[in-house]
A computed fold for a 72-nucleotide RNA from Candidatus Parcubacteria bacterium 4484_255, annotated as transfer RNA. It matches the Rfam family "tRNA".
């Protein structure tokens, strides 16, 4: 110093430019003598950051910031 991936609730992964989902977790209830299963509701992120384009961006374009992996 090029190149080429990856960032998204606590965690792990989704998402043709059009409402941000699922599976674990968590919080409350139901079931139970209790607790484990099982059921029912709920909370939780506006998508590293910081512009652009668009009526409309996690998605496209530019910047950078951090990790991986090669190349020198």
């Nucleotide at each position: 110093g090029c190149g080429g991936g990856a960032g998204u609730g606590g965690u792990g992964u989704a998402a043709c430019g059009g409402c941000a989902a699922c599976a674990c977790g968590c919080u409350u209830c139901u079931u139970u003598g209790c607790c484990a299963u099982a059921g029912a509701a709920g909370a939780a992120a506006g998508u590293g950051c910081g512009g652009g384009u668009u009526c409309a961006a996690a998605u496209c374009c530019c910047g950078u910031c951090u990790c991986c992996c090669g190349c020198u």
Its mean pLDDT, the model's own confidence on a scale to 100, is 83.